Transfer RNA from a Patescibacteria group bacterium, 76 nucleotides, folded computationally. The organism belongs to Bacteria candidate phyla, within Bacteria. The sequence was found in a public genome assembly. Its Rfam family is "tRNA". By type it is a transfer RNA.
RNA sequence: GGGGCUGUAGCUCAGUGGGAGAGCGACGAAUUUUAUUUUAAUUCGUAGGUAGAGAGUUCGAGCCUCUCCAGCUCCA
Numbered sequence: 001g002g003g004g005c006u007g008u009a010g011c012u013c014a015g016u017g018g019g020a021g022a023g024c025g026a027c028g029a030a031u032u033u034u035a036u037u038u039u040a041a042u043u044c045g046u047a048g049g050u051a052g053a054g055a056g057u058u059c060g061a062g063c064c065u066c067u068c069c070a071g072c073u074c075c076a
Base pairs, nucleotide, nucleotide: 001075002074003073004072005071006070007069010024011023012022013021018059026046027045028044029043030042031041032040052068053067054066055065056064
């Protein structure tokens, strides 16, 4: 220098152009065990998002197109 892949919650990730989500974690509550507190287990709830930056297409974009940025990887 060229090609490919990836970028979504604190972390790991899903998501067929129309409702942005799961698990783990954080916070709160309840239940069980224990003589009690702590710890532990289970359940329920709450908060947390400029969707890497921008432009375009479209009635409508996390998703399609283009540019740039960052990471990984292959070739040289």